[in-house]
Context: one part of a larger RNA
RNA sequence: GAUUGAACGCUGGCGGCAUGCUUAACACAUGCAAGUCGAACGGUAACAAGCAGAAGCUUGCUUCUGUGUUGACGAGUGGCGGACGGGUGAGUAAUGCAUAGGAAUCUGUUCAGUAGCAGGGGACAACUUGAGGAAACUCAAGCUAAUACCGCAUACGCCCUACGGGGGAAAGCGGGGGACCUUUUUCGGGCCUCGCACUAUUGGAUGAGCCUAUGUCUGAUUAGCUUGUUGGUGGGGUAAUGGCCUACCAAGGCGACGAUCAGUAGCUGGUCUGAGAGGAUGAUCAGCCACACUGGGACUGAGACACGGCCCAGACUCCUACGGGAGGCAGCAGUGGGGAAUAUUGGACAAUGGGCGCAAGCCUGAUCCAGCAAUGCCGCGUGUGUGAAGAAGGCCUGCGGGUUGUAAAGCACUUUCAGUAGGGAGGAAAACUUGUGGAAUAAUACUUCACAAGUUUGACGUUACCUACAGAAGAAGCACCGGCUAACUCCGUGCCAGCAGCCGCGGUAAUACGGAGGGUGCGAGCGUUAAUC
Numbered sequence: 001g002a003u004u005g006a007a008c009g010c011u012g013g014c015g016g017c018a019u020g021c022u023u024a025a026c027a028c029a030u031g032c033a034a035g036u037c038g039a040a041c042g043g044u045a046a047c048a049a050g051c052a053g054a055a056g057c058u059u060g061c062u063u064c065u066g067u068g069u070u071g072a073c074g075a076g077u078g079g080c081g082g083a084c085g086g087g088u089g090a091g092u093a094a095u096g097c098a099u100a101g102g103a104a105u106c107u108g109u110u111c112a113g114u115a116g117c118a119g120g121g122g123a124c125a126a127c128u129u130g131a132g133g134a135a136a137c138u139c140a141a142g143c144u145a146a147u148a149c150c151g152c153a154u155a156c157g158c159c160c161u162a163c164g165g166g167g168g169a170a171a172g173c174g175g176g177g178g179a180c181c182u183u184u185u186u187c188g189g190g191c192c193u194c195g196c197a198c199u200a201u202u203g204g205a206u207g208a209g210c211c212u213a214u215g216u217c218u219g220a221u222u223a224g225c226u227u228g229u230u231g232g233u234g235g236g237g238u239a240a241u242g243g244c245c246u247a248c249c250a251a252g253g254c255g256a257c258g259a260u261c262a263g264u265a266g267c268u269g270g271u272c273u274g275a276g277a278g279g280a281u282g283a284u285c286a287g288c289c290a291c292a293c294u295g296g297g298a299c300u301g302a303g304a305c306a307c308g309g310c311c312c313a314g315a316c317u318c319c320u321a322c323g324g325g326a327g328g329c330a331g332c333a334g335u336g337g338g339g340a341a342u343a344u345u346g347g348a349c350a351a352u353g354g355g356c357g358c359a360a361g362c363c364u365g366a367u368c369c370a371g372c373a374a375u376g377c378c379g380c381g382u383g384u385g386u387g388a389a390g391a392a393g394g395c396c397u398g399c400g401g402g403u404u405g406u407a408a409a410g411c412a413c414u415u416u417c418a419g420u421a422g423g424g425a426g427g428a429a430a431a432c433u434u435g436u437g438g439a440a441u442a443a444u445a446c447u448u449c450a451c452a453a454g455u456u457u458g459a460c461g462u463u464a465c466c467u468a469c470a471g472a473a474g475a476a477g478c479a480c481c482g483g484c485u486a487a488c489u490c491c492g493u494g495c496c497a498g499c500a501g502c503c504g505c506g507g508u509a510a511u512a513c514g515g516a517g518g519g520u521g522c523g524a525g526c527g528u529u530a531a532u533c
Stems, first nucleotide, its partner, number of pairs: 001533004006529005013380006019373002021338001026336003030333003035080003040077002043073002047071003050067008087291003096216007105208002110204007120150002127142006158167003172196006180190003217263003224254003229251008266288004270281004293314005316327004344370001346369003352366001353364004383413004393404004417474001419469005427460001431455009477522005482503003488517005498505002
C1' cells in the first nucleotide's frame, strides 16, 4: 500500500447492488418447512345443491328427517413423491477431492422400437359389535372394494441349461359414438374409437455404483508396520469386479522416494495479495464428499442403510392414574446460552423451479420479495453566482497591524435528493372461451397440434419512471499537525498529569501532554484494534 463475512470509538442525509453466528455439531418454547391424486377403490364425517317426506304458517318461505343422486370430501385401502429441494462442516490425510483413463454393472420417471394387455380366486383396512388402557394406543369377532394380493392361460423377444429341455407377465380408468347385438322400452352393457395407465423386452438419454494412475498439511523428540495380513484355488455374496466373506494352500505385502503412529484439516472451481514466481485462504455463488441428539442395525424402494421414516441401546427434556408413554431446528423465523460480534416468530406462490394430478388446481420458509444493520462496493446531495465597509466576534501581535476571510451578512438565482399531490411502464407468458386449418377416426362427436380474436391472473407496490407545488429550505463529520509524514502559534501544566507505531516528548519560555485559534488529510464517513499478502 492492498484486502476483510470483521469488531470497537466518535459521527451519520438519500439511493442502487451485494453481504450478515467466523464462537457452543450447545440446549431448544411456539408456528410453519411434503404432500398430492375421487380420471385406482369401498364409501359419506363436514359443507353446498337437487330430490322425497313431515311440521309451522307471514301460501311460498322457514325448520326438521331421509337419500351418495350431484359438486365435492374427513378418516381409510391403493399409487406416485417423502433418496429432490433446504441446512451444517463434527468426522475424514484418503472408502475423500482434483485431473486423466478404464470395465465387471444397475437405472423409477423420460425418448425410440418390438410384442402383448385373455380367464379366475381368496383376503385385509375402513365400517359394525365387544373388550382392555390415565394416555399413547391395542386386542377379538363379523362384513366389504380395488390399478392392493395370489394362481392359471399365452410368450416375438427375455432368463437358466448338461442343449434333451425347463422357467417366467399384465390392470384397469376416463371421454365420445353411426350402424349391429343384447337387455326391464329408457338407462346400461357388448362393439368401434381416442387418451392415460399396465406387462415383457431391445436400444438411447439421464443419474448412480466400481477400478486404476498422478497430485493433495505438519512432526523422525514417531522406524519399523501387517495375520484376512499379501497372493492362489474352490465356494458364498453383490446390480457388478474384488479377502467383500469363508475353507484350504503358499509366505507374502508396505517402509528413509518416510510405512506405521501422532497432530491438524472437509476438497475443488475460486478468493486475497503480488510485476511475476510465489504466499495466505476455501464466507457468499457453483461442483463433489460427509453428517442429521450419540452409537448400532436393517426394512421398503429404481434409488436410502433415509434431517422433519422404522427398530435397539445411551444421555437429556417432557407427560403419567407410576403400569407406561412422547421428543430430536446442523430447514425458515424465533428463544436461552456462549461471544468483541452477526437480522423479522414478515408477504406471496405473481415469476423461476420442484412434487402430485388428464386438467382445473393443491402443496412448496426452494424461490421471489419486503423488514433490520454505513457490514462492504458504487452513485448523489448537504446549494450556485455575486459580494471589501476586508463588518462584528475569536485568535495572534513588535500595538502599526495580521489572520479567520468572499468566509459571513447583503443581493440575484437554482430545486437534484428528501417532502406533498397527480399520472404511470415492464417483470404476463400461460390458462380458459370462441373461431379457422391439420392429425386420428366410420364420424362434422371426443381428443390433440398450429394460428387468430376475446376474457382473466402481480407478493413486491404508495414499484421504476414522468409531471406539478413550496422553500436554501431538512442534510458534516472524523483523525492528525516533533521526524518518518501533508499541516504552527498562544495559554495551562512543570519528569506531575499525560503521550507514544519507531526514534522518543514532559524536571518553568513544551510546534510531541491538556485546551484554544489556525492549518493538513479523508469525507457519510473517519480513526483504532485484529488478521493476510